Background:
This is a predicted structure of a 372-nucleotide RNA (Bacterial RNase P class A) from Panacagrimonas perspica. Taxonomically the source falls in Panacagrimonas (Bacteria, Pseudomonadota, Gammaproteobacteria, Nevskiaceae). Its Rfam family is "Bacterial RNase P class A". Rfam classes the family as a ribozyme.

RNA sequence: GGAGUUGGCCGAACGAUCGCUGCUGUCGCAAGACAGGGGAGGAAAGUCCGGGCUCCGCAGGGCAGGACACCAGGUAACGCCUGGGAGCCGCGAGGCUACGGAAAGUGCCACAGAGAACGAACCGCCGAUGGCCUGGAUAAAACCAGGAUCAGGUAAGGGUGAAAAGGUGCGGUAAGAGCGCACCGCGUCGCUGGUAACAGGGACGGCACGGAAAACCCCGUCCGGAGCAAGACCAAAUAGGGAAGGACGUGCCGAAAGGCACAACGCGUGGCCCACGCGCCUUCCGGGUAGGUUGCUGGAGCGCCGCGGUGACGCGGCGCCUAGAGGAAUGAUCGUUCUCGACAGAACCCGGCUUACAGGCCGACUCCUUUU
Repeated sequence: GGAGUUGGCCGAACGAUCGCUGCUGUCGCAAGACAGGGGAGGAAAGUCCGGGCUCCGCAGGGCAGGACACCAGGUAACGCCUGGGAGCCGCGAGGCUACGGAAAGUGCCACAGAGAACGAACCGCCGAUGGCCUGGAUAAAACCAGGAUCAGGUAAGGGUGAAAAGGUGCGGUAAGAGCGCACCGCGUCGCUGGUAACAGGGACGGCACGGAAAACCCCGUCCGGAGCAAGACCAAAUAGGGAAGGACGUGCCGAAAGGCACAACGCGUGGCCCACGCGCCUUCCGGGUAGGUUGCUGGAGCGCCGCGGUGACGCGGCGCCUAGAGGAAUGAUCGUUCUCGACAGAACCCGGCUUACAGGCCGACUCCUUUU
C1' cells in the first nucleotide's frame, strides 16, 4: 500500500422569529397572561419471543395444544446473551448450525436399478466339488487332460442410484469373501483429563445396528387465560330496579281543553271466587351510560469510577432526571456553514430478536505485497 474479519459509536450543526404540548413559578374569581425550563429513535417499525403490571376462580392436578432441544453459565425471564464442545466453510482473522432419540412402535425411501431392508445377483468371475461332453490311457474301469455344458459357488470388478449391506491394504482362495491380519470406522466395558458436552488412550468383539425424526411419534424442559379498549375512582339526562311517604277512582267520547256515564275499572297470577300485586306524584338509595379523573412514566433507568468474573453479568460508591399526548403536541419560516443529509414518528412499561438505513468515525485482528 492492497484485500478482508470483527466489536462499538454517530447519523447535519449553529442562531433568530412565530407556533403546538406537558411541567414549575408569579398574577388572576375564572378564562387566561407572562417568565423559565422539557419535548421521538437506533430502530419509536414488525408485533415474533420473554417479563413487569392489571383483571378473571391466587392459578393445584390432568387432557388437548404450542414452543424449545450438545454442555455449562448469565438473567426478573426468554426461543435471548456469554463461554465451551462437535460438525461444516475459509490460507487466515473468523463465520455458520432445523446439534435429543431410528436396538419403543407405525409408516416412507420417487426415478433408475437384479436388488432399497427378516440381506440382492443383471453383466461378470469361478466352476475346487458332483454330473455331462470330447480326447488320452486301459481288456474294461479307476485315472489324466480339456470344454464352460448342467448343478453350484461368489460378491472382487462393471452398471443403477441421493443412498447398495463397513473402508483401505496385505495375505488367502477355484474364484472370492472379516475368511485371517494391520490401520481406520463401529459396538461393549474399564481408565485418564474435564463441572459437563466431549477429548485421549486401553481391552474385548469380526461387524450385529442402511437412511430419514425438515414423517407420525417417543423422552426431557417450559407455558392458566385475557390484555392499558387491562383495570380503578367520580358521576349527569332518559329509561329501568329498590325503599319510604303521599294522593286516590275507572270506563267511554274528543286532536286537546274538556264533557258524559258508572261506583267502581283495567291488567297480571287463577278454571271461578276471595285474595294479592301493578296503575299517579314526590323524595331517597344502589347499579350503570355519556362525560371526567386515574392507570402514565423515577425505571429490572442512565452516566462515571472501583471491585469480582475469560465473558455475558454481578456488587458497591458518586452524580443525573431524560416526552407523556389523548383524534392524538414534538412544527414552520429565515440566515450562516458543511461531507448536502438515509431508514423512519412514541401511545402502559421494560429485556431481546428480526427487518429498513445516504453517509461518517474509532478500536482490535488476519492475509498478500513492498521498503528499512